c-di-AMP riboswitch aptamer (ydaO/yuaA leader) from a Bacillota bacterium, 150 nucleotides, folded computationally. Its mean pLDDT, the model's own confidence on a scale to 100, is 79. The source organism's lineage runs through Bacteria, Bacillati and Bacillota. Rfam family: c-di-AMP riboswitch aptamer (ydaO/yuaA leader). About the family: This family represents a conserved RNA structure found upstream of the ydaO and yuaA genes in Bacillus subtilis and related genes in other bacteria.
């Protein structure tokens, strides 16, 4: 030079997860603001009707919530689901240098966890979180806002 690794600032992503005060044994505790979920009325919405039986047989097997993380094919498993692997896919994020919203092009997610038998929306009320993990750069094209400057 170039690549890889530790650490320490600043910026920068993804997410709601940031800020400001007080306490403090200095480990940590607590309060607010913002920004985000969740319970929770009228109203709507839902709850089908008949016939028999209240009983027999065989299979399956509640319901919800946060999140972009849905669905469909093969193929493996297996009695059958679960569950695994490929591939696609609803849908979602990046590709700076105020910010938004289309276009083109380019890349990556498409996960995971909670309640616990119970919650449809849903004023007033009640209540809970504010974590975690990370390094993009396209000197592409229009357009809206705004904020310094003159």
């Nucleotide at each position: 030079c170039g690549c890889g690794u530790g650490c320490g600032g600043c910026c920068g992503c993804u997410g709601a997860a940031u800020c400001u005060u007080c306490c403090u044994u200095c480990g940590g505790g607590a309060a607010g603001a913002g920004c985000g979920g969740g319970g929770g009325a009228a109203c709507c919405a839902a709850g089908g009707u008949c016939c028999c039986a209240a009983g027999g047989u065989g299979u399956c097997c509640g319901g919800g919530g946060c999140g972009a993380g849905u669905c469909c094919u093969g193929c493996g498993g297996g009695a059958g689901a679960a569950c695994g692997c490929a591939g696609g896919u609803a849908g979602g994020g990046c590709c700076a240098g105020c910010u938004c919203c289309u276009u083109c092009g380019g890349u990556c997610c498409g996960a995971g966890c909670c309640c616990g038998u119970c919650a449809g929306c849903u004023a007033a009320c009640c209540u809970c979180g504010u974590a975690a993990g990370c390094g993009u750069c396209g000197a592409a094209a229009g357009g809206g806002g705004g904020a310094c400057g003159c």